[in-house]
Small-subunit ribosomal RNA, central domain from Candidatus Typhincola belonochilicola, 366 nucleotides, folded computationally. The RNAcentral record of the full RNA draws on ENA and Greengenes. The organism belongs to Candidatus Typhincola, within Bacteria.

Context: one part of a larger RNA
RNA sequence: CUGGCCGUAAAGCGCACGCAAGCGGUUUGUUAAGUUGGAUGUGCAAUCCCCCGGGCUUAACCUGGGAACUGCAUUCAACACUGGCAAGCUAGAGUCUCGUAGCUAGAGUCUCGUAGAGAGGUAUAAAAUUCCAGGUGUAGCGGUGAAAUAAGUAAAGAUCUGGAGGAACACCGGUGGCGAAGGCAGUCCCAUGGACGAAGACUGACGCUCAGGUGCGAAAGCGUGGGAAGCAAACAGGAUUAUAUACCCUGGUAAUCCACGAUGUAAACGAUGACGAUUUGGAGGUUGUGCCAUUGAGGCGUGGCUUCCAGAGCUAACGCGUUAGACCGACCGCCUGGGGCGAGUACAGCCGCAAGGUUAAAACGC
Numbered sequence: 001c002u003g004g005c006c007g008u009a010a011a012g013c014g015c016a017c018g019c020a021a022g023c024g025g026u027u028u029g030u031u032a033a034g035u036u037g038g039a040u041g042u043g044c045a046a047u048c049c050c051c052c053g054g055g056c057u058u059a060a061c062c063u064g065g066g067a068a069c070u071g072c073a074u075u076c077a078a079c080a081c082u083g084g085c086a087a088g089c090u091a092g093a094g095u096c097u098c099g100u101a102g103c104u105a106g107a108g109u110c111u112c113g114u115a116g117a118g119a120g121g122u123a124u125a126a127a128a129u130u131c132c133a134g135g136u137g138u139a140g141c142g143g144u145g146a147a148a149u150a151a152g153u154a155a156a157g158a159u160c161u162g163g164a165g166g167a168a169c170a171c172c173g174g175u176g177g178c179g180a181a182g183g184c185a186g187u188c189c190c191a192u193g194g195a196c197g198a199a200g201a202c203u204g205a206c207g208c209u210c211a212g213g214u215g216c217g218a219a220a221g222c223g224u225g226g227g228a229a230g231c232a233a234a235c236a237g238g239a240u241u242a243u244a245u246a247c248c249c250u251g252g253u254a255a256u257c258c259a260c261g262a263u264g265u266a267a268a269c270g271a272u273g274a275c276g277a278u279u280u281g282g283a284g285g286u287u288g289u290g291c292c293a294u295u296g297a298g299g300c301g302u303g304g305c306u307u308c309c310a311g312a313g314c315u316a317a318c319g320c321g322u323u324a325g326a327c328c329g330a331c332c333g334c335c336u337g338g339g340g341c342g343a344g345u346a347c348a349g350c351c352g353c354a355a356g357g358u359u360a361a362a363a364c365g366c
Base pairs, nucleotide, nucleotide: 004335006333007318008317012332014216015215016214017213021209022208023207025103026102027101029085030084031083033082034081035078036077037076038075039074040073041072042071050066051065052064053063054062055061087097088096106206107203108202109201110200111199112197113196114195118192120190121189123187124186130164131163132162133161134160135159136158177184178183222261223260224259225258226257230256235251236250237249238248273331275329276328278326280310281309282308283307284306285305286304287303288302289301290300291299292298313320314319339366341365348359349358350357351356
């Protein structure tokens, strides 16, 4: 260099943006760098391969000649494909002059609409738990398989009234919706990101993928300062048990909540990178839109997203199956030198307040 893979066997970065880099629609002109052809020069000798000979009795071997040496350089052409297409003057700074072709199917902009737990901030409602105060009222309550610890005559539990405070938002609610992923759910308001549709108009390849880089990134844990109703690691007690550092019960601190930082990991999963093109059907959901009739929620189309089932094809099988794991292309990441351990560990570098993260071995033995 060629080669095989990545749903479940090893393997898709948690997700996005994006410089360099790789790749890139369509028409015309030009150029001739890649590409293709010719010529010339060179490509030492020997060796290897091929052709024609010679010498050892033959062969191996030795040897003469040719061809070849698929390359490089120069030069002359060709122009299908790929690539390039702006400079000139000047010592320079700078300035001046001229030039920089089109198209619209990719991409984007504008206009008008639509749906949505998309993100941020402010305010606020109701139910419930707990607590506090008061009224009524009296011996029980609570809890379990059964109990006990706990709380209660200093009046609990029950019930009624008033109040405080924190957290979460019943029903609607749905293989419903939105978001790049993580994720997002009471209601109103403020400002805000994206998606989609219908027609047109506009820009004119402005694109795709992206090593490094940058940003976002559940929960737990961390720092500082608040907050603390419920719940609850740790902890304490009661049970259970042979034991019970558990399961059950009574309590209960951190945490859970908020602000600002820091951490950067998850079965961060569709275990499936993102982009474009092509390909047989069925049944739904959701959200736009056109036409027809407007007897009703109708019929016939046309888009976006999404769930399920089959076909071709693919697959080791399971299964996937227009939302591909089919088929084709450009790009990135990653795995494998038989495999599982050792080990996502040690050392070292970088990052972190720490916890630790990230990159990442070897020996031994199987």